[in-house]
């Protein structure tokens, strides 16, 4: 230098192909249960979807450029 993959909540991740209200687990907070804690149960809390721009009525999703990490080729 070229090619491919990954980037979404504090953490692990689904959703992207085929545009139409961003979800789960875990964590955290409150409550229930329990003599207490843990476990279990209920409620709540969660995101500029790596950055910038473009297309569109509408973008995590399509297009362009850039950044970080991983792998391959040279």
């Nucleotide at each position: 230098g070229c090619c491919g993959g990954u980037g979404u909540a504090g953490c692990u991740u689904a959703g992207c192909c085929u545009g139409g209200u961003g979800g789960a687990g875990u964590g955290c907070g409150c409550g229930g249960c329990u003599g207490u804690u843990a476990a279990c149960c209920g409620c709540g809390u969660g995101g500029u979807c790596g950055g910038a721009g473009g297309u569109u009525c509408a973008a995590a999703u399509c297009c362009u450029c850039c950044c970080a990490c991983c792998g391959g080729c040279g």

Source information
This is a predicted structure of a 74-nucleotide RNA (transfer RNA) from a Candidatus Nanoarchaeia archaeon. Taxonomically the source falls in Candidatus Nanoarchaeia (Archaea, Nanobdellati, Nanobdellota). Its mean pLDDT, the model's own confidence on a scale to 100, is 83. Its Rfam family is "tRNA". By type it is a transfer RNA.